Background: Large-subunit ribosomal RNA, domain IV from a hydrothermal vent metagenome, 332 nucleotides, folded computationally.
[in-house]
Context: one part of a larger RNA
RNA sequence: UUCGUGGCUAAGGAACUAGGCAAAAUCGUCUCGUAACUUCGGGAGAAGAGACGCCCUCCUUCGGGAGGGCCGCAGUAAAUAGACCCAGGCGACUGUUUAUCAAAAACACAUGGCUUUGCUAAAUCGAAAGAUGAUGUAUAAGGCCUGACACCUGCCCGGUGCUGGAAGGUUAAGAGGAGUGCUUAUCAGCUUGCUGAGAAGGUGUGAAUUGAAGCCCCAGUAAACGGCGGCCGUAACUAUAACGGUCCUAAGGUAGCGAAAUUCCUUGUCGGGUAAGUUCCGACCUGCACGAAUGGUGUAACGAUCUGGGUACUGUCUCGGCCACGAGCUCG
Numbered sequence: 001u002u003c004g005u006g007g008c009u010a011a012g013g014a015a016c017u018a019g020g021c022a023a024a025a026u027c028g029u030c031u032c033g034u035a036a037c038u039u040c041g042g043g044a045g046a047a048g049a050g051a052c053g054c055c056c057u058c059c060u061u062c063g064g065g066a067g068g069g070c071c072g073c074a075g076u077a078a079a080u081a082g083a084c085c086c087a088g089g090c091g092a093c094u095g096u097u098u099a100u101c102a103a104a105a106a107c108a109c110a111u112g113g114c115u116u117u118g119c120u121a122a123a124u125c126g127a128a129a130g131a132u133g134a135u136g137u138a139u140a141a142g143g144c145c146u147g148a149c150a151c152c153u154g155c156c157c158g159g160u161g162c163u164g165g166a167a168g169g170u171u172a173a174g175a176g177g178a179g180u181g182c183u184u185a186u187c188a189g190c191u192u193g194c195u196g197a198g199a200a201g202g203u204g205u206g207a208a209u210u211g212a213a214g215c216c217c218c219a220g221u222a223a224a225c226g227g228c229g230g231c232c233g234u235a236a237c238u239a240u241a242a243c244g245g246u247c248c249u250a251a252g253g254u255a256g257c258g259a260a261a262u263u264c265c266u267u268g269u270c271g272g273g274u275a276a277g278u279u280c281c282g283a284c285c286u287g288c289a290c291g292a293a294u295g296g297u298g299u300a301a302c303g304a305u306c307u308g309g310g311u312a313c314u315g316u317c318u319c320g321g322c323c324a325c326g327a328g329c330u331c332g
Stems, first nucleotide, its partner, number of pairs: 001328009011318002015316001020313001028052005037042001039148001053070007071075001083311007090303002095107002112145006123132003149298004154228003159225002161221005168216003174210002179205005186197005229247005256290001257287001268284005
């Protein structure tokens, strides 16, 4: 002198910093006392306040209790052992997870819904036998979505999917076999070994006709995949538009919420908190680009969750200093 571990520090007390990170503080037992809110269980150890030694006497259910006295600034413990409060977001909760950078708002969950499956069940594994499902039987089993609870869950079936339908159109193999090619017993012609015709049989090719599902078609279905408009005008100040017109659509976003984990412009505007606030809280609505089980809005409790504020506390800082131990380096 640096690092590590630990201790102390005047005055101030978060001025540090992305952020109170780290440290400090709280901490035991008993008594009193305890708010909003609430699903009436909780919240709650809320918060907050006080007591705690020793000696004597009495009582005792033998745990302790009552009274009196003594000393000190201080009588619990102290190598163990809550910091607390207010407000908001997300997820109801306990739980699970990226062994080795992520513990969470992600997954799961009870709840709700849709859908498949009548038992040799559906579904899954397997070439099969067979097995799981299940020694179960629709209050069961599988798949998908949602995610306690409360209040709710609007409109659209045009597209895609699924389910059902069967009149018509299209449609494979197969069936069918009209025609037709080759072959030639035979016949004809003549150039006498060629040409033409050609039955039956054989062998090819093959039209009409017939021919299932599917597709086209017709319906249903959105807690199936998904979707849920534009322009113009109008009220006796202005502004705005309950109202009207028009175009398009399958239908034009309902309730609720809204600068939001979603808002670009944006540090939107107003209010609160601060001396000062891009964050935070409450509103507004001009929703670039919320919105109803891809769930919407609330919500007590819970959380090593995220955000903002406060009390207490402190070497985080103003701004440094000192000490102990260990390790290294440098100098002697």
About this RNA:
Its mean pLDDT, the model's own confidence on a scale to 100, is 85.